[in-house]
Small-subunit ribosomal RNA from an uncultured bacterium, 1465 nucleotides, folded computationally.
RNA sequence: UGAUCCUGGCUCAGGAUGAACGCUAGCGGCAGGCCUAAUACAUGCAAGUCAAGGGGUAGCAAUACACCGGCGGACGGGUGCGUAACGCGUACACAACAUACCUUUGAGUGGGGGAUAGCAUUGGGAAACUGGUGGUAAUACCCCAUAGUAUUGGGUGUCGGCAUCGGCAUACAAUUAAAACUCUGGUGCUCAAAGAUUGGUGUGCGUCUGAUUAGCUAGUUGGUAAGGUAACGGCUUACCAAGGCUACGAUCAGUAGGGGGUGUGAGAGCAUGGCCCCCCACAUGGGUACUGAGACACGGACCCAACUCCUACGGGAGGCAGCAGUAAGGAAUAUUGGACAAUGGUCGGAAGACUGAUCCAGCCAUGCCGCGUGAAGGAUGACUGCCCUCUGGGUUGUAAACUUCUUUUGAAUGGGGACAAAAGUGGUGACGUGUCAUCAUUUGAGGGUACCAUUAGAAUAAGCACCGGCUAACUCCGUGCCAGCAGCCGCGGUAAUACGGAGGGUGCAAGCGUUAUCCGGAAUCACUGGGUUUAAAGGGUGCGUAGGCGGCCUGAUAAGUCAGUCGUGAAAUCGCUGGGCUUAACCCAUGCAAUUGCGAUUGAUACUGUUAGGCUUGAAUUAGGUUGAGGCAGGCGGAAUGAGACAUGUAGCGGUGAAAUGCAUAGAUAUGUCUUAGAACACCGAUUGCGAAGGCAGCCUGCUGGGCCUUGAUUGACGCUGAGGCACGAAAGCGUGGGGAGCAAACAGGAUUAGAUACCCUGGUAGUCCACGCCCUAAACGAUGUUUACUUGCUGUUUGCCUAUAUAGGUGAGUGGCGUAGCGAAAGCGAUAAGUAAACCACCUGGGGAGUACGCCCGCAAGGGUGAAACUCAAAGGAAUUGACGGGGGUCCGCACAAGCGGUGGAGCAUGUGGUUUAAUUCGAUGAUACGCGAGGAACCUUACCUGGGCUAGAAUGGGGAGAGAAUAUGUAUGAAAGUAUAUAGCCCUUCGGGGCUGUUUCCAAGGUGCUGCAUGGCUGUCGUCAGCUCGUGUCGUGAGAUGUUGGGUUAAGUCCCGCAACGAGCGCAACCCUCGUGUCCAAUUGCCAGCGGUUAAAGCCGGGGGCUUUGGACAGACUGCCGCCGUAAGGUGUGAGGAAGGUGGGGACGACGUCAAGUCAUCAUGGCCUUUAUGCCCAGGGCUACACACGUGCUACAAUGGCGGGUACAGAGGGCAGCUACACUGCGAAGUGAUGCGAAUCUCAUAAAGCCCGUCCCAGUUCGGAUUGGAGUCUGCAACCCGACUCCAUGAAGGUGGAAUCGCUAGUAAUCGCGCAUCAGCCAUGGCGCGGUGAAUACGUUCCCGGACCUUGUACACACCGCCCGUCAAGCCAUGGGAGUUUGGGGCGCCUGAAGACGGUGACUUUACGGGGAGCUGUCUAAGGUGAAACAGAUGACUGGGGCUAAGUCGUAACAAGGUAACC
Repeated sequence: UGAUCCUGGCUCAGGAUGAACGCUAGCGGCAGGCCUAAUACAUGCAAGUCAAGGGGUAGCAAUACACCGGCGGACGGGUGCGUAACGCGUACACAACAUACCUUUGAGUGGGGGAUAGCAUUGGGAAACUGGUGGUAAUACCCCAUAGUAUUGGGUGUCGGCAUCGGCAUACAAUUAAAACUCUGGUGCUCAAAGAUUGGUGUGCGUCUGAUUAGCUAGUUGGUAAGGUAACGGCUUACCAAGGCUACGAUCAGUAGGGGGUGUGAGAGCAUGGCCCCCCACAUGGGUACUGAGACACGGACCCAACUCCUACGGGAGGCAGCAGUAAGGAAUAUUGGACAAUGGUCGGAAGACUGAUCCAGCCAUGCCGCGUGAAGGAUGACUGCCCUCUGGGUUGUAAACUUCUUUUGAAUGGGGACAAAAGUGGUGACGUGUCAUCAUUUGAGGGUACCAUUAGAAUAAGCACCGGCUAACUCCGUGCCAGCAGCCGCGGUAAUACGGAGGGUGCAAGCGUUAUCCGGAAUCACUGGGUUUAAAGGGUGCGUAGGCGGCCUGAUAAGUCAGUCGUGAAAUCGCUGGGCUUAACCCAUGCAAUUGCGAUUGAUACUGUUAGGCUUGAAUUAGGUUGAGGCAGGCGGAAUGAGACAUGUAGCGGUGAAAUGCAUAGAUAUGUCUUAGAACACCGAUUGCGAAGGCAGCCUGCUGGGCCUUGAUUGACGCUGAGGCACGAAAGCGUGGGGAGCAAACAGGAUUAGAUACCCUGGUAGUCCACGCCCUAAACGAUGUUUACUUGCUGUUUGCCUAUAUAGGUGAGUGGCGUAGCGAAAGCGAUAAGUAAACCACCUGGGGAGUACGCCCGCAAGGGUGAAACUCAAAGGAAUUGACGGGGGUCCGCACAAGCGGUGGAGCAUGUGGUUUAAUUCGAUGAUACGCGAGGAACCUUACCUGGGCUAGAAUGGGGAGAGAAUAUGUAUGAAAGUAUAUAGCCCUUCGGGGCUGUUUCCAAGGUGCUGCAUGGCUGUCGUCAGCUCGUGUCGUGAGAUGUUGGGUUAAGUCCCGCAACGAGCGCAACCCUCGUGUCCAAUUGCCAGCGGUUAAAGCCGGGGGCUUUGGACAGACUGCCGCCGUAAGGUGUGAGGAAGGUGGGGACGACGUCAAGUCAUCAUGGCCUUUAUGCCCAGGGCUACACACGUGCUACAAUGGCGGGUACAGAGGGCAGCUACACUGCGAAGUGAUGCGAAUCUCAUAAAGCCCGUCCCAGUUCGGAUUGGAGUCUGCAACCCGACUCCAUGAAGGUGGAAUCGCUAGUAAUCGCGCAUCAGCCAUGGCGCGGUGAAUACGUUCCCGGACCUUGUACACACCGCCCGUCAAGCCAUGGGAGUUUGGGGCGCCUGAAGACGGUGACUUUACGGGGAGCUGUCUAAGGUGAAACAGAUGACUGGGGCUAAGUCGUAACAAGGUAACC
């Protein structure tokens, strides 16, 4: 998708999480816990310590306190702003470096000096804080001496390397050290060397996205010199040179801490970087240095800025991205807890102090793991609930109750180790006098812990989601496209397994769902592992740069490659093996493995690379032939067309579906001659040829490119592909200048049309042509990139070469068809591959938005190239299949058309319907296939409708119970009736229990023409009495399906024959059934009557008869059987024969699979719903019969083929007892009154009518026509007012054959004439169903209309053409482009200014220290600030452009069929 195969996207099932939200919640262990605002922070704490460095103050002392000084505040802890970088990872390097505390070794520790805190005193200030003066100490500071394996300088020797060079040894010169305290044991201090540790620096490789970012760079790149640093270096400065980076992606923009790892995955990958570990960066935003071994320093300093706070307004203070906590933000993330007991850190000789590091506890189901909420028995399968086919069953369900058992967890009581194998204190001992051993003693936050025991008791403990498919799990009720659900498909419009509830079930479980995100499925970016003819996708074509790839042989090398070894790849994690918590999660092991990497080294050398040498087969050159619409230029030619001139000639020409516009009497068209112009080249001509493609066509000449063939020679891999680049590139278009016959956009007119800005016609300008220059696109197609190799065949054709089997064979190069294997989703391709392989390039990744926007490049312009996103949909698409459809094709049929006959449509009436009306006009039927239909018969009834009056277990039927009474008959009152109330009379049977019957009451079943024909059965209509519809097996196809059923004939027929991968079969067709038509036989009453006889006025009336007719049973008969012709056959044909009938003899019954959700719930039946003093039931009256109108179906007519009057002939089929009625009488008549026959081949309805004969009417609104109305009646019926039929008298309307249009009929038919029946009291019947009488015309034919059948074709249709579907406009919503501008942000550049600070200069002032330092002044640089021009990015903007979406808006009809003008680029 109707179904199929494929392509392709969307979606789901799995796992995971620092999660959040909803519902729920018993316990424990282990882990985790601001992903957002690197936002702002109240409060407390987080870095101090040392009295064994120094002087002091207070105190009796223990001790405490501030200061100088030392060490530590560079660790630990936090965060992820910045950073795309040597930041990180990995591997190397430093011959270019530093390293406090620690360890080892060597040497030393001499002398001297001046200050300054504290303190005392005196000031300033609100405070923070700070000034002056005086005196003082040190392991603070300074100077001198001594010193070398130190530093510097130049030198020698030796060894080594890595370019600069390095190590060692040695001599010389210069320069630089120190601190003391003490219990006298030591602890410190200084110099030097080494180690360890930690750091610094450099390099290779790796490390996100964007080319709609293509060029960037001025200290930039290098050099020299100097400065600076721990150290190299443009790190800095001066000078010199002009370099450096970049398509292997520089620069720019965006995003981002990196790694170990983590999640997922079979893996490769993809995603990620929270906790833990390593590295980096940062500490309100920025800048700066100081101190120091180490910082440019989170809890240090200075400065600028923003913010907050204090203030006496002068000035000050601050920095939780430490631990808690607060506010804010947010869907969201915890306590202002305990302890230094342990581990670790700093200080200290130590005790110890400090430590929000850490160890613990608290909160949170946030995650992982474990346990529990009981176990066994128990069937009358209890009750409730729910469901059903409902006196019953099913399910809940061994579930419960009940019996027995257990006690995890929870509760109570009691006990309770390890973390302390440590450290301190005291004692003793040993030796090496500060270490070891030993004894005693002290120290636990967690912790009333874990754990263990005892006691009672099933006691304290289950939810959440789902149940249409995917996907495990189904029923009822409610709702009724509402309310709602939904991950996708999709559910909901009265029977919802999809919404809501319930019962039941399924899954997981102290959790379960939802949401978000990642991986997977997704081979859906394809390295592993995809594609490009038609699905998305081959560049329009070539040449060629870089790049990629590359023939044969030999040698070398060892870069790639392969193998071994070594180093490294931190730990943790993952895996394995063990172990510890009762198990597990979790933890542990100086366990193993792994870490797929990088580096070093040794080896191998087939292949690739590099290099050297050679080869000829790839490629090329040369020689000789050959080929062609290959290209460019010049010349020539004829036909046609137009124009001009002349001539002939006259009324039209031209054009179309038909016309008109147009031309023409001023002479057209036509014809002839001459002249002229431009463009294109008939025939040949082709399935041909040439070219890289676009493309190329008269003939000749010149110039020129290419291909192919043949055989030698030459070069020696020179090759293939080809991102960028360059060139060519149909048509249209553009520019300049020519040219212009025909054709012909635009335009004009004429038609067509509802319109016609089109299709058709008449004209007609650009253009088409030439030269030069642009444009650069096409369905530029073989929708198929180029090159090379390989792989059965057959058959054409073009052009070479070879060969005497020459119309043939062989061998090249092209160009076609069919096909093998194979491939392909199929269609198809198939040596000219879409097969099998290799090389290189280009391109694709759902549809739409869109080849659009923006940016850039190209262009004169038109436009081209490159080329998105938001948003939106769940599809879009390819090939093939079956249908249906086509204003596609072929074949065929039908009263389908045509040929005929008669109608309808006009009139009046009847009847049905619509509409309207009404209290009601009951309901249904509505194209064909409703409308004289349901209805085969509405005055009441029917009746379902309306109005009014009544009944309520009810009008009917059955059953159970109670009590009463015979049944029944007759009344009375009231009332329209129904009904209501009430009176009288009145029992039978009996086995004595009772029964029969009636009404009352009660219980169980009521009732409903109320709804749903779209829940149904049954029945029916229609396609259609059309010839079709299928199946089994086989075969073909991946499959849907096909074949059979197609083809050639034939038929009324899928009827039959032949052929055939089909062979058979079924339902249909036909036949079998009924009837009519012929004959024979049998039979003979009520039918018949020839012959015989009888009777009558007559008559089958009677006796008889079966000959005939008829009746009704059996049988026969027709089968293309026979004949001629045609044909293989089937069959056809014949004015054939015979026959009553001839090719299905006429008619009927009979209706395949199915279609129309066709019709019917109002025939009947039936699910569900609704109703129950009414939607049920009874009754009276009314209505269904209304009437401005419209339609259908009919009847009667309009007349003379007729009307009227009179006479007269011939049917068939039916009906009849509440019936048909003869006959007689009465009435003009309808009929009435008597009366007779007949339950009917007997009697009767019942005279058939048209016809025939005679008469009359004479073309007129009539002697046509009969509507309407008046009067009088008859009949039925309880009753004819609404609302019956019929009769008689009178009245005498429309109507003179009917517009457009439309219906029926092919023979005993149409037409016409009457007769009967059903229903029924009667009848609105002109209807319906039957019956017979009279009785035609026409069919050339299948072009057309309608319907149908088969084959084929196209399709974007499948609700199937009453289909699908496009665009504008109008409305709403959404995102987006442009836009005068406005505004915000980050970055770069120029200029100005410039704090702190650094580096210089100066330094008259200061310093008891002097080769010195400092204040001050000053120069340069610099954060921030100001300012200017420009670029980039975002937001917004009147107006404006298109786009998308939205059940039922407007206009048309573009596309899909030949889509009605083939479509498309």
About this RNA
Its mean pLDDT, the model's own confidence on a scale to 100, is 83.